Large-subunit ribosomal RNA, domain I from a Bacteroidales bacterium, 539 nucleotides, folded computationally.
The sequence was found in a public genome assembly.
Context: one part of a larger RNA
RNA sequence: GGCGCAGGGCGGAUGCCUUGGCUCUCGGAGGCGAAGAAGGACGUGACAAGCUGCGAAAAGCCGCGGGGAGGUGCAAAUAACCGUUAAAUCCGCGGAUGUCCGAAUGGGGCAACCCGGCGGGCUGAAGGCCCGUCACAUGCGUAGAGCAUGGGCGAACGCAGGGAACUGAAACAUCUAAGUACCUGCAGGAAAAGAGAACAAACGUGAUUCCGUGAGUAGUGGUGAGCGAAAGCGGAGGAGCCCAAACCGUGGGGAUCAAGGUUCCCACGGGGUUUAGGACUGGCGCAAGGGCGAAAUUCGGGUAAUGGAAGCCAACUGGAAAGUUGCGGCGCAGAGGGUGAAACCCCCGUACAUGAAACCUGAACUAGUCCGGCCAGAAUCCGGAGUAGUCCGGGACCGGAGAAAUCCUGGAUGAAGAGGCCGGCACCAUCCGGCAAGGCUAAAUACUACCGAGAGACCGAUAGCGAACAAGUACUGUGAAGGAAAGGUGAAAAGUACCGCGGACAGCGGAGUGAAAAAGAACCUGAAACCCUGCGCCU
Numbered sequence: 001g002g003c004g005c006a007g008g009g010c011g012g013a014u015g016c017c018u019u020g021g022c023u024c025u026c027g028g029a030g031g032c033g034a035a036g037a038a039g040g041a042c043g044u045g046a047c048a049a050g051c052u053g054c055g056a057a058a059a060g061c062c063g064c065g066g067g068g069a070g071g072u073g074c075a076a077a078u079a080a081c082c083g084u085u086a087a088a089u090c091c092g093c094g095g096a097u098g099u100c101c102g103a104a105u106g107g108g109g110c111a112a113c114c115c116g117g118c119g120g121g122c123u124g125a126a127g128g129c130c131c132g133u134c135a136c137a138u139g140c141g142u143a144g145a146g147c148a149u150g151g152g153c154g155a156a157c158g159c160a161g162g163g164a165a166c167u168g169a170a171a172c173a174u175c176u177a178a179g180u181a182c183c184u185g186c187a188g189g190a191a192a193a194g195a196g197a198a199c200a201a202a203c204g205u206g207a208u209u210c211c212g213u214g215a216g217u218a219g220u221g222g223u224g225a226g227c228g229a230a231a232g233c234g235g236a237g238g239a240g241c242c243c244a245a246a247c248c249g250u251g252g253g254g255a256u257c258a259a260g261g262u263u264c265c266c267a268c269g270g271g272g273u274u275u276a277g278g279a280c281u282g283g284c285g286c287a288a289g290g291g292c293g294a295a296a297u298u299c300g301g302g303u304a305a306u307g308g309a310a311g312c313c314a315a316c317u318g319g320a321a322a323g324u325u326g327c328g329g330c331g332c333a334g335a336g337g338g339u340g341a342a343a344c345c346c347c348c349g350u351a352c353a354u355g356a357a358a359c360c361u362g363a364a365c366u367a368g369u370c371c372g373g374c375c376a377g378a379a380u381c382c383g384g385a386g387u388a389g390u391c392c393g394g395g396a397c398c399g400g401a402g403a404a405a406u407c408c409u410g411g412a413u414g415a416a417g418a419g420g421c422c423g424g425c426a427c428c429a430u431c432c433g434g435c436a437a438g439g440c441u442a443a444a445u446a447c448u449a450c451c452g453a454g455a456g457a458c459c460g461a462u463a464g465c466g467a468a469c470a471a472g473u474a475c476u477g478u479g480a481a482g483g484a485a486a487g488g489u490g491a492a493a494a495g496u497a498c499c500g501c502g503g504a505c506a507g508c509g510g511a512g513u514g515a516a517a518a519a520g521a522a523c524c525u526g527a528a529a530c531c532c533u534g535c536g537c538c539u
Stems, first nucleotide, its partner, number of pairs: 001538009015524001016488002020459002022456007029448002031153002039101003042055003046078001050074002061095006070082003106115003116134007136150005157188001158186005168175001172222001198205002209236005219227002240440003243384001247270010277382003280377005289371004297364007305354003311327001313326004328345002330334001336348003389413008399425001420435005475482002495523001498510004
């Protein structure tokens, strides 16, 4: 030195465990903010570094309700206290307080700081202290005033304005990626869309949205890569309305005018809104019906809770019974968790039943408010203009300019007037469908930061969120930003009194606790690598 056997050390794999995660389901909620948010800084405890809570009224104050013997958070110990039916801690609801920064808003500023004006207070006074107030924009409005709204934050979902590249095409330019990522604006609990100038096809349908199908079809495409409909059919859901105008009236202004009147413009009210309608003229009817909908009240739901069956059964093993055996019981409760091991009957619970002073929420009801016609005639009036269309340029559609309809519009041009106009994929005719250039509209659909209840052929500490632990912490970086490691004594601290060795608050040996200390806090199990010791063999 090697090999083997044995015993240790180191190490922290493995097994077991779970307070934490992950992914969903159902319900709730879908916002917060100048009445100062989100997020912070600094404070706040008897002692107080961190976390949590709170705000100079500072682990808290007040009221109402619940609850009922113990409390002063995580967090042991000490001290000092509070409470036990005159009700503490704790739980729910409402309120008060709420420093400074932050949209930050009196002015400034290198956030948490500095300096003011005005009114009031303290003071003999002060260049001091305390309280209140003072930003800007928009709208309404005022003699001066004043009132309202906005700003910022927020996970995804939505609509809109902008808008890549890598990549793919086995290179690359049209094309693709993709109207994606990303930037910006704005909104809602959803948003958007939406009530035919639609489809269809000679039959018909009857707003929009979403799902399935149609269909990887029709198409498009350096006819490459690729992109990719619609009608129809089956479902989810279901809801339809209001203006502008003609005409009538009221008020104001202008023109004309002796007055009355006529006429034009503006505002407001009525009327009216597409089965050829409305105005207009005539007749009938004007109240049946319908929509919305408070406050109070009532009835539900939620935010504390309350009751809640049946073995303190026996024997055995064991440290411990919930195990085994035996004998019983309950069950609208044999979900689950805990208890010294494996408990329907020990504890918390569960089924079921009950419950709110206060606040939130749904529904019912009513006050109220709004809508509300039919027939005929006539052919006068009205029916959305820099619009439709056309040309040029660009974009959207399945459609890359193509034979290219349809939609949007930067430039130019520019109609018709219901005897009219648009569409039905160039264009024309017939036919068919519709009525643009104003507006609103629930549901079916999308999403989940947040709250509650639950689920898993999801993970089990190198896994699962980065984070089961003082985690977005420690630490790194000027900064944007990056970003860990780290769980387990025991049933119970019973956490080793006392003695000895030792320099020792190190460590160890006794003793003691415990079922176990080879569970002793560097603490469950304790693999391997690696190190050491003893013995054997070999060199």